A computed fold for a 584-nucleotide part of an RNA from a Patescibacteria group bacterium, annotated as large-subunit ribosomal RNA, domain V.
[in-house]
Context: one part of a larger RNA
RNA sequence: CCCGCAGCAAGACGGAAAGACCCCGUGGAGCUUUACUACAGCUUGGCAUUGUAUUCGCGCUGUGCGUGUGCAGGAUAGGUGGGAGACGUUGAAGCGUUAGCGCUAGCUAACGUGGAGUCAUCCUUGAGAUACCACCCUCGCGCAAUGCGUAUACUCACCGGCAGGUUAUAACACCUGUUCGGGACAGUGUCUGGUGGGUAGUUUAACUGGGGCGGUUGCCUCCUAAAUGGUAACGGAGGCGUUCAAAGGUUGGCUUAGUCCGGAUGGAAAUCGGACUGAACGUGCAAACGCAUAAGCCAGCUUGACUGCAAGACUUACGAGUCAAGCAGGGUCGAAAGACGGAGUUAGUGAUCCGACGAUUCAGUGUGGAUUGGUCGUCGCUCAUCGGAUAAAAGUUACCCCGGGGAUAACAGGCUUAUUGCUUCCAAGAGUUCACAUCGACGAAGCAGUUUGGCACCUCGAUGUCGGCUCGUCGCAUCCUGGGGGAGGAGCAUCUCCCAAGGGUUUGGCUGUUCGCCAAUUAAAGCGGUACGCGAGCUGGGUUCAGAACGUCGUGAGACAGUUCGGUCCCUAUCUGCUGUGGG
Numbered sequence: 001c002c003c004g005c006a007g008c009a010a011g012a013c014g015g016a017a018a019g020a021c022c023c024c025g026u027g028g029a030g031c032u033u034u035a036c037u038a039c040a041g042c043u044u045g046g047c048a049u050u051g052u053a054u055u056c057g058c059g060c061u062g063u064g065c066g067u068g069u070g071c072a073g074g075a076u077a078g079g080u081g082g083g084a085g086a087c088g089u090u091g092a093a094g095c096g097u098u099a100g101c102g103c104u105a106g107c108u109a110a111c112g113u114g115g116a117g118u119c120a121u122c123c124u125u126g127a128g129a130u131a132c133c134a135c136c137c138u139c140g141c142g143c144a145a146u147g148c149g150u151a152u153a154c155u156c157a158c159c160g161g162c163a164g165g166u167u168a169u170a171a172c173a174c175c176u177g178u179u180c181g182g183g184a185c186a187g188u189g190u191c192u193g194g195u196g197g198g199u200a201g202u203u204u205a206a207c208u209g210g211g212g213c214g215g216u217u218g219c220c221u222c223c224u225a226a227a228u229g230g231u232a233a234c235g236g237a238g239g240c241g242u243u244c245a246a247a248g249g250u251u252g253g254c255u256u257a258g259u260c261c262g263g264a265u266g267g268a269a270a271u272c273g274g275a276c277u278g279a280a281c282g283u284g285c286a287a288a289c290g291c292a293u294a295a296g297c298c299a300g301c302u303u304g305a306c307u308g309c310a311a312g313a314c315u316u317a318c319g320a321g322u323c324a325a326g327c328a329g330g331g332u333c334g335a336a337a338g339a340c341g342g343a344g345u346u347a348g349u350g351a352u353c354c355g356a357c358g359a360u361u362c363a364g365u366g367u368g369g370a371u372u373g374g375u376c377g378u379c380g381c382u383c384a385u386c387g388g389a390u391a392a393a394a395g396u397u398a399c400c401c402c403g404g405g406g407a408u409a410a411c412a413g414g415c416u417u418a419u420u421g422c423u424u425c426c427a428a429g430a431g432u433u434c435a436c437a438u439c440g441a442c443g444a445a446g447c448a449g450u451u452u453g454g455c456a457c458c459u460c461g462a463u464g465u466c467g468g469c470u471c472g473u474c475g476c477a478u479c480c481u482g483g484g485g486g487a488g489g490a491g492c493a494u495c496u497c498c499c500a501a502g503g504g505u506u507u508g509g510c511u512g513u514u515c516g517c518c519a520a521u522u523a524a525a526g527c528g529g530u531a532c533g534c535g536a537g538c539u540g541g542g543u544u545c546a547g548a549a550c551g552u553c554g555u556g557a558g559a560c561a562g563u564u565c566g567g568u569c570c571c572u573a574u575c576u577g578c579u580g581u582g583g584g
Base pairs, nucleotide, nucleotide: 001584002583003582004581005580006579007578008577010576011575012574014571015570022405023404024403025402027401028400029397030396031395032394035202036201037200038199039198041195042194043193045191046190047189048188049187051154052153053152054151056149057148058147059146061144062143063142064141065140066139068137078136079135080134081133082132085119086118087117094113095112096111097110098109099108100107101106158182159181160180161178162177163176164175165174166173205217206216207215214234218240219239220238221237222236223235241386242284243343244342248302249301250300251299252298253297254296256280257277258276259275260274261273262272282291283290285348287346288345289344306329307328308327309326312323313322314321318387331340332339333338354380355379356378357377358376359375360374362373363372412459413457414455415454416453418452420448421447422446423445424444425443429439430438466541467539468538469537471533472530473529474528475527476526479504480503481502482499483498484497485496486495487494506520507519508518509517510516547565548564549563550562551560552559553558
């Protein structure tokens, strides 16, 4: 060096299973409910099947009778028209009794008595006689027809009981009978309101230094923004979801604020005068940029906060957004030139569909109309997830499933090193005195890569996770043992620094524990790395599936770095490596 045999399992991010954890998908399913929308079921009412009679109440129609008071005025005048007479021995006025109405003045009716008159036309009034007639209005009473309802009764539909029969014996069903029980109810059909996780179909947003929780989502202003424009972040600051009939238009006029000095009450600030600075004031509201020729402040007259357009530009993926000379009509202000199509500018907002209102010399399904539609103007959305999926929508899954992702979390590794550990520098101070025997504030500079983190770079077609056991191996910032310097070292002890990794570094109680506390020893009972060494070496107590319970939360399904009992740990070694051994 080559080839074996017997072994061990450290590695081949070993094998097995397109990771079950986590995230994503406008994927699925199970379950829940005061998510949404349906449906079964239950229930309300109308109509039909469904007939008869009576009572009571109500509506409508017809008919008869009554009822009707502003003031003035004989007095309780319903309206309009006709109208000069009407009623009365078939019993007028008056009187008595009773009843009704009433605005308490009276009106009406019945009965008795009575025995011949009563009323209108006059005077007051907007309107003239209930003298008489006709047609009506308001309210009330009686009668009739009709409709509806309440209650009761009936029998003929309908339902049931009983008896007999048919069939195959029974059951169901059917037929016949019935002096039986209910009864127009029930039941059924149809339409309709309610209820309705009983059942079903679905929805339950995105961004996000993983996801969830929190926050945010449209528009305006500034910075970031790198001197045109534009420019991101869960970067730093603030505003808006309007207001104003003047705070708009035009014409004319005016100048703020602060400081100092002076001046009764009067003061830091009221109003008055002077000087100086010059815009610091003010602008309906945020900020920025503007503004004295004022865009700031005041007054007069007004409605251009117009109709029909629009060359040309800015901005811009689109859709949108913005500016605008000029023309026509008819105006406002101004002597005129001119200005005026809202507001110093930039926020104060919502596409399309659908519907509504007004207008319209528009279309008009054979024709004329109409329904309907178009066009012009306007209105209805915290469609705020603000380019708005629907008119209409929440949860839970540890019973879970599928497709994907190392595009994205939990372990380990990597980068970083805020944090952590260690070292050094400076030396205020403590140390009786004395910074440095020892300790060392405020600070500064490093190293390490054991903590907690940050990032999300390999791995989600799988890199098994805490602790224990077994077996190690390495570092030194050394626990013991060894060598040395200093001491605030008398000695014994002890403190501190330097060198040093050869060897060593205990046994028990509690807890799943690492750690820690305790007990007893020891020369000492070191700190770390090794995928927080080591599960194809063991364990499986903890964590982290399915069962169950408690507390708490939740309406609930269920949930909880809360607790509790229980809970399948596979692999015959091909290669590398290592141990033993043999042959060439």

Source information: Its Rfam family is "Bacterial large subunit ribosomal RNA". RNAcentral holds the full RNA, with entries from ENA. NCBI's taxonomy places the organism under Bacteria, Bacteria candidate phyla.